[in-house]
Context: one part of a larger RNA
RNA sequence: UCCGGGGAGUUACUCGGGGCGGCAAGGCUAAGGAAGUGGACUUCCGGAGCCGCAGCGAAAGCGAGUCCGAAUAGGGCGACCAGUCGCCUAGAGUAGACCCGAAACCUGGUGAGCUACUCAUGGGCAGGGUGAAGUCCCGUUAACCCGGGAUGGAGGCCCGAACCCGUUGCUAGUGCAAAAGCUUGGGAUGACCUGUGAGUAGGGGUGAAAUGCCAAUCGAACCAGGAGAUAGCUGGUUCUCUCCGAAAUGCAUUUAGGUGCAGCCUCGGGUCUAGGAGGACGGAGGUAGGGCACUGGAUGGGCUAGGGGGCGUGAGCUUACCAAACCCAACCAAACCACCAAUACCGUUCUACCGUUGCCCGGGAGUGAGACGGCCGGGGAUAAACUUGGUCGUCGAGAGGGAAACAGCCCAGACCACCGGCUAAGGCCCCCAAGAACAGGCUAAGUGGCAAAGGAAGUGGAGUUCCCCAGACAGCCAGGAGGUUGGCUCAGAAGCAGCCACCCUUUAAAGAGUGCGUAAUAGCUCACUGGUCGAGGGGCUCUGCGCCGAAAAUGUCCGGGGCUAAAGCCUGUCGCCGAAGCCGUGGAUCCCUCCCGUAGGGGAGGGAUGGUAGGAGAGCGUUCCCUGUGCGGUGAAGCAGUGGGCGCGAGCCCUCGUGGAGCGCAGGGAAGUGAGAAUCCCGGA
Repeated sequence: UCCGGGGAGUUACUCGGGGCGGCAAGGCUAAGGAAGUGGACUUCCGGAGCCGCAGCGAAAGCGAGUCCGAAUAGGGCGACCAGUCGCCUAGAGUAGACCCGAAACCUGGUGAGCUACUCAUGGGCAGGGUGAAGUCCCGUUAACCCGGGAUGGAGGCCCGAACCCGUUGCUAGUGCAAAAGCUUGGGAUGACCUGUGAGUAGGGGUGAAAUGCCAAUCGAACCAGGAGAUAGCUGGUUCUCUCCGAAAUGCAUUUAGGUGCAGCCUCGGGUCUAGGAGGACGGAGGUAGGGCACUGGAUGGGCUAGGGGGCGUGAGCUUACCAAACCCAACCAAACCACCAAUACCGUUCUACCGUUGCCCGGGAGUGAGACGGCCGGGGAUAAACUUGGUCGUCGAGAGGGAAACAGCCCAGACCACCGGCUAAGGCCCCCAAGAACAGGCUAAGUGGCAAAGGAAGUGGAGUUCCCCAGACAGCCAGGAGGUUGGCUCAGAAGCAGCCACCCUUUAAAGAGUGCGUAAUAGCUCACUGGUCGAGGGGCUCUGCGCCGAAAAUGUCCGGGGCUAAAGCCUGUCGCCGAAGCCGUGGAUCCCUCCCGUAGGGGAGGGAUGGUAGGAGAGCGUUCCCUGUGCGGUGAAGCAGUGGGCGCGAGCCCUCGUGGAGCGCAGGGAAGUGAGAAUCCCGGA
């Protein structure tokens, strides 16, 4: 991992519902007893007791009333409405209560043959080195002290086997081993190692102290029991078909992943159109927008208290500074409004529209983690696949087509079958179904097929203005002068560092000079003018499509190929493709209306049939029991397989083989009643 088998809403009592049945102003017996030969069975007895038939009040009590009250005001609760017993069924409560699962807690025991410490009694430590005290001798001293030599043999001394330990590295890693092997290393006369016997026990012991150790287990051992502890948590929960079909919200919660009530779903009953949609009319409102009288904010100017600065001994004067109030102008605001929509909301009414819609009572739920998208807001940074509200949609619980792929986007809601048709979104050169469609324009950037501020004689369109055959614009030829080197400044300043002024003359024209240049001059050039040439030229504004701006990590920013009067973009036109949409043909089930028929049946018309949690309904199959009826050695059940048939399905029937002794069917009853999942359990491969 696979296969086989096992594996989860049960039972008792109580309660209020639903279905069926008995009796009914009544209904029922319980324990117990009797009879039936015996029984767990049946019948009978048994009225104790329970529910109902009357309520109200705290009660005394009164009573179709009663209580409060002074009340024959008022008001509260009643009086009008049949119950009760049994079986079945969906739930609830109490019990282990659908199954498996703790970490733990408690009680009683078992453990110190492992290990920790302790007690008693034994055992062990090759060899080598060092050479303390003391002693002796010699020297020395007055004597000590001291020095030297010898002797001596101390030490948690040194080196190093046994022994004890386990530092380093490697190997091992389903091992030789649930801690080892090799290597290297530490201690090795000591707080040493070790045998045997004995002691200390879990709310405890022991601990040179690491929460270490107490039998491969230790922040509290192990075994059995309380015990099926509890688990608002995780996982799992077994046949079929049909109808309906949610929620992820509000309030509360030692509450936030739980729960209660409400909301939303379902089923039954009641009401019987009370509902929805659209129109008309009537309402309440202070949002968007707008506005600035109010509340505040904020800018410029004026005016003017006050303040600051300057002057003055002072009175006071002054100020291009700050600035309230006031005036003018232009503004800002969720918590500003003398204004004020569109929608939405409430009501009345109308309608030829939709309509098992709404509401009430009762049984059963699930949900109470939502997600993204559009629009309107708050938070954030006018960030986030961010967060928090409102509203609508989709997903959730929704398949199909499109978006290359892609829950939440676009189209569209799948009852079943069909090798039929029409369309939606989106598409129609090839991959790939359908137009290399048509007409007119645009783009040259592969723009299309990522991006901004900003930049640019890209290119198309529109407008406006100026110049121009008395010759514009561009190019070429020529001129571009004089007062004068203007004045000032300056070392110099001569058109051209800077400051001021910017005149006059000669002219076709020529600035007290546009730029380069010089130390300053010089030189080149421009404005301006003439000539040449001979037809359009310049500026600005709006707009379509393009260009630059443009750097990221495996190898390329249309899905690919590939595409340029397009296979790109804009406008228009016709056609086609395209889905589980719609239509056609056949079929199934459910609902509504109508017709026939006394019932569930038949017929016609119309409609419906995606679906998680969940509600409701109808069925299939397994084991056993009762009654009835069948089959079987001329072959039961079971098993394997082929073929055939029936049912929407769970399944059922027949045939053939195997097998070798029991087994069906109909009606009814009862359950240890259906397996793929639980790191499920057992066995096998």
A computed fold for a 685-nucleotide part of an RNA from a Chloroflexota bacterium, annotated as large-subunit ribosomal RNA, domain II.
Lineage of the source: Bacteria > Bacillati > Chloroflexota.
It matches the Rfam family "Bacterial large subunit ribosomal RNA". Rfam links the family to the GO terms structural constituent of ribosome and ribosome.
The full RNA is in RNAcentral, with records from ENA.